[in-house]
Context: one part of a larger RNA
């Protein structure tokens, strides 16, 4: 710096972070089926065995094998949290000097500004009903 002022909006360009998106690539905690090791416990009309009891077979307690529940880890499935990515879409926010107009501030060049309904490339615009000056 004082109208050669001041100041809306839309559209370009750049940036940012967000929200949405056919999707897609990971985690995590469970659910359900499933398979089920090591081991603890059970049961065993199968085998087997110094120490007990009988001695005569046998009992009783071991051991082996079988086998049930309980069981880690896998493995199948739909499902629930969360982190990434994503053509592409949508507002916002940032910018010294882009674009098109000039809606506001003067009676701002149609006085303004709610609230509604309507239209328009953008600010806006007309119609209304209340309202300020």
């Nucleotide at each position: 710096c004082a109208c050669u002022g001041c100041c809306c909006a839309u559209c370009a360009c750049a940036u940012u972070a967000u929200a949405g998106a056919a999707g897609u690539u990971g985690g995590c905690a469970a659910u359900g089926c499933u398979u089920g090791a090591a081991g603890u416990u059970g049961u065993u009309a199968c085998u087997u065995u110094a120490a007990c009891c009988a001695u005569a077979a046998g009992g009783a307690a071991g051991g082996g094998g079988a086998u049930g529940u309980c069981g880690a880890a896998g493995g199948c499935a739909g499902g629930g949290c969360u982190a990434g990515u994503g053509a592409c879409u949508a507002g916002a926010g940032u910018g010294a000097a882009g674009u098109c107009a000039u809606a506001a501030c003067a009676a701002g060049g149609u006085a303004g500004a709610u609230g509604u309904a309507u239209u328009g490339g953008a600010a806006g615009g007309u119609g209304u009903a209340a309202u300020u000056a």